[in-house]
RNA sequence: ACAUACCUUCGGGGCAGGGUGAAAUUCCCGAUCGGUGGUGACAACCCACGAGCAGCCGCCUCAGGCGGGGCAUGACCCGGUGUAAUUCCGGGGUCGACGGUACAGUCCGGAUGAAAGAAGGUAUUC
Repeated sequence: ACAUACCUUCGGGGCAGGGUGAAAUUCCCGAUCGGUGGUGACAACCCACGAGCAGCCGCCUCAGGCGGGGCAUGACCCGGUGUAAUUCCGGGGUCGACGGUACAGUCCGGAUGAAAGAAGGUAUUC
């Protein structure tokens, strides 16, 4: 320094204050939040991934593990600067799985879960 193997740790935030009502953090006013990697320039809204559902196919060291795929899966415009920006600045907007419950991005639940990935360590090789 590159590659391989193993291990460890980390890895999601948010309704203040009110109105109506028998009852609402769910309706209404208003408030507030934004995973991971990429990108000539910094992204919830560009590209891709993860999370959700179904339980399909293949392989293996086979009550488990690995891989592939299917379904579902949201949202941005204008102006400015600049070599370059749907990423910065200014302005105005939009979006947000499933189950529960007075109808939920924010409460409760699956979840002390899983995961995209991030950081580090050990050994081997050059």
This is a predicted structure of a 126-nucleotide RNA (FMN riboswitch aptamer (RFN element)) from Anaerolinea thermolimosa. The coordinates come from a structure-prediction model, not an experiment, and the mean pLDDT is 82. Lineage of the source: Bacteria > Bacillati > Chloroflexota > Anaerolineaceae > Anaerolinea. Rfam family: FMN riboswitch aptamer (RFN element). From the family's description: The RFN element is a highly conserved domain that is found frequently in the 5'-untranslated regions of prokaryotic mRNAs that encode for flavin mononucleotide (FMN) biosynthesis and transport proteins. This element is a metabolite-dependent riboswitch that directly binds FMN in the absence of proteins. In Bacillus subtilis, the riboswitch most likely controls gene expression by causing premature transcription termination within the 5' untranslated region of the ribDEAHT operon and precluding access to the ribosome-binding site of ypaA mRNA.The FMN riboswitch structure, reported in present an FMN-bound six-stem junction, adopts a butterfly-like scaffold, stapled together by opposingly directed but nearly identically folded peripheral domains.